[in-house]
RNA sequence: AGUGCCAAAGGCAAACUCAUCGCAAGAUGGGGACGCAAAACUACGGAUCCUCGCCGAUGAGGACUGCCGAGUUACCACCC
Numbered sequence: 001a002g003u004g005c006c007a008a009a010g011g012c013a014a015a016c017u018c019a020u021c022g023c024a025a026g027a028u029g030g031g032g033a034c035g036c037a038a039a040a041c042u043a044c045g046g047a048u049c050c051u052c053g054c055c056g057a058u059g060a061g062g063a064c065u066g067c068c069g070a071g072u073u074a075c076c077a078c079c080c
Stems, first nucleotide, its partner, number of pairs: 002078003011036002016031006034066001040072003044069003048063005
């Protein structure tokens, strides 16, 4: 560097639910465990969603990285 079939040590935590915050999308924390080998980090490109605006729109501001891609870093095993 490549791969994630096997093993071990660990990690994260969907739905739902409780509390708080937010107009909303959603966020944080507790419970919970569907899943995840980057389900670690970055809203950079696209998608999606919310709020506002417009006759209309290709406008403005947000959310989401557990939708896809990109960039950065990394445990273990196997292989070289």

Predicted 3D model of an 80-nucleotide RNA (c-di-GMP-I-GGC riboswitch aptamer) from an uncultured Anaerolineales bacterium. The coordinates come from a structure-prediction model, not an experiment, and the mean pLDDT is 82.